[in-house]
RNA sequence: CAAUCGAGGGGAGAUGGCAUGCCUCCCGCAACUGCCGCGCCUGCGGCUGAUGAUGCCUGCGACGUG
Numbered sequence: 001c002a003a004u005c006g007a008g009g010g011g012a013g014a015u016g017g018c019a020u021g022c023c024u025c026c027c028g029c030a031a032c033u034g035c036c037g038c039g040c041c042u043g044c045g046g047c048u049g050a051u052g053a054u055g056c057c058u059g060c061g062a063c064g065u066g
Base pairs, nucleotide, nucleotide: 009027010026011025012024013023016057017056018055019054020053022052034047035046036045037044038043
C1' cells in the first nucleotide's frame, strides 16, 4: 500500500415529519429513482401509495352524519 474478514460508523429503501432493542440493501461511477398498456419506446395513455414495515403527526383524497 492492496485484498479479505470482523467490529464500529455512515448512507439508501417511487412525495413530508418524528419514533422503533424492527427488516432489507449499499460502502461511493454504491444502495435508491413504482406499476400497466399502446404505437417505430427520447412518445402517448392509465393505476396504487405520503410507511421498507409498524405507530403517531402533517398534507391530500373518498363516503356518511351534524

The RNA shown here (Fluoride riboswitch aptamer (crcB RNA motif)) has 66 nucleotides and comes from a Pseudomonadota bacterium. Its mean pLDDT, the model's own confidence on a scale to 100, is 75. The organism belongs to Pseudomonadota, within Bacteria.